This is a predicted structure of a 94-nucleotide RNA (Glycine riboswitch aptamer) from a Bryobacterales bacterium. The source organism's lineage runs through Bacteria, Pseudomonadati, Acidobacteriota, Terriglobia and Bryobacterales. The coordinates come from a structure-prediction model, not an experiment, and the mean pLDDT is 79.

[in-house]
RNA sequence: CAGGUGUGCGGGAGAGAUCCAGCGCGGACACCGAAGGGGCAAGCGGCGACAAUGUGUGUGCCGUGAAACUCUCAGGUAAAAGGACCCACAUCUG
Repeated sequence: CAGGUGUGCGGGAGAGAUCCAGCGCGGACACCGAAGGGGCAAGCGGCGACAAUGUGUGUGCCGUGAAACUCUCAGGUAAAAGGACCCACAUCUG
RNA backbone atom coordinates (compact mmCIF):
# COMPACT_ATOMS: atom_id res chain seq x y z
C1' C A 1 0.00 0.00 0.00
C1' A A 2 -3.86 -3.66 -1.38
C1' G A 3 -7.51 -7.29 -0.10
C1' G A 4 -10.64 -10.29 3.55
C1' U A 5 -13.28 -10.54 8.36
C1' G A 6 -15.34 -8.44 12.73
C1' U A 7 -16.91 -4.34 15.92
C1' G A 8 -19.58 0.87 16.47
C1' C A 9 -27.71 2.90 20.01
C1' G A 10 -21.14 6.21 13.81
C1' G A 11 -23.24 8.49 8.87
C1' G A 12 -26.56 6.28 5.17
C1' A A 13 -31.35 7.02 -0.04
C1' G A 14 -35.71 5.55 -2.76
C1' A A 15 -40.89 3.98 -3.17
C1' G A 16 -48.88 3.10 -0.70
C1' A A 17 -48.98 4.11 7.53
C1' U A 18 -52.91 1.84 -0.12
C1' C A 19 -57.35 -1.10 -0.87
C1' C A 20 -60.31 -5.86 -0.07
C1' A A 21 -61.52 -9.61 3.15
C1' G A 22 -60.85 -11.39 7.81
C1' C A 23 -59.99 -11.01 13.02
C1' G A 24 -56.02 -16.43 11.57
C1' C A 25 -53.64 -17.26 7.11
C1' G A 26 -54.20 -14.19 2.98
C1' G A 27 -55.58 -11.56 -1.75
C1' A A 28 -55.43 -7.17 -5.31
C1' C A 29 -53.45 -3.09 -7.73
C1' A A 30 -49.55 0.72 -7.75
C1' C A 31 -44.39 1.68 -6.96
C1' C A 32 -38.58 1.54 -5.25
C1' G A 33 -33.33 -0.24 -5.98
C1' A A 34 -28.42 0.50 -2.00
C1' A A 35 -28.86 -7.00 1.24
C1' G A 36 -28.28 -10.95 -2.20
C1' G A 37 -28.82 -12.61 -7.29
C1' G A 38 -29.20 -12.27 -12.99
C1' G A 39 -27.61 -9.48 -17.83
C1' C A 40 -23.64 -6.88 -21.22
C1' A A 41 -19.83 -2.55 -23.88
C1' A A 42 -14.98 -1.80 -25.35
C1' G A 43 -10.79 -4.69 -25.14
C1' C A 44 -8.42 -9.59 -25.19
C1' G A 45 -8.17 -14.84 -26.91
C1' G A 46 -9.87 -18.57 -30.34
C1' C A 47 -12.56 -20.52 -34.82
C1' G A 48 -13.91 -19.58 -39.73
C1' A A 49 -13.71 -16.66 -44.37
C1' C A 50 -11.13 -13.28 -47.91
C1' A A 51 -6.59 -11.70 -49.75
C1' A A 52 -1.73 -13.08 -49.82
C1' U A 53 3.23 -15.21 -48.65
C1' G A 54 4.86 -9.81 -45.71
C1' U A 55 1.57 -9.32 -42.60
C1' G A 56 -3.17 -7.76 -42.29
C1' U A 57 -8.73 -7.12 -42.85
C1' G A 58 -14.69 -5.95 -42.42
C1' U A 59 -18.73 -9.09 -41.42
C1' G A 60 -19.95 -13.87 -38.65
C1' C A 61 -19.52 -17.57 -34.37
C1' C A 62 -17.55 -19.04 -29.42
C1' G A 63 -15.15 -17.80 -24.82
C1' U A 64 -13.59 -14.03 -21.30
C1' G A 65 -15.29 -9.46 -19.82
C1' A A 66 -17.21 -3.71 -14.99
C1' A A 67 -20.53 -0.86 -12.55
C1' A A 68 -23.70 3.08 -8.37
C1' C A 69 -25.69 0.92 -15.70
C1' U A 70 -29.71 -2.50 -16.33
C1' C A 71 -33.53 -6.57 -14.73
C1' U A 72 -36.91 -6.53 -10.55
C1' C A 73 -36.20 -13.16 -9.08
C1' A A 74 -35.43 -12.04 -4.08
C1' G A 75 -35.89 -7.90 -0.91
C1' G A 76 -38.27 -3.27 0.21
C1' U A 77 -42.51 1.12 0.20
C1' A A 78 -44.74 5.25 8.63
C1' A A 79 -41.63 3.84 12.88
C1' A A 80 -38.50 -0.35 14.17
C1' A A 81 -35.41 -3.73 11.61
C1' G A 82 -32.55 -4.16 7.23
C1' G A 83 -29.37 -1.31 4.03
C1' A A 84 -24.81 -0.80 -1.07
C1' C A 85 -21.28 2.70 0.15
C1' C A 86 -18.29 5.97 3.61
C1' C A 87 -15.65 6.82 8.45
C1' A A 88 -13.12 4.91 12.85
C1' C A 89 -10.99 0.78 15.49
C1' A A 90 -9.30 -4.29 15.78
C1' U A 91 -7.59 -8.58 13.35
C1' C A 92 -5.88 -11.92 9.23
C1' U A 93 -3.35 -12.47 4.37
C1' G A 94 0.05 -10.67 0.45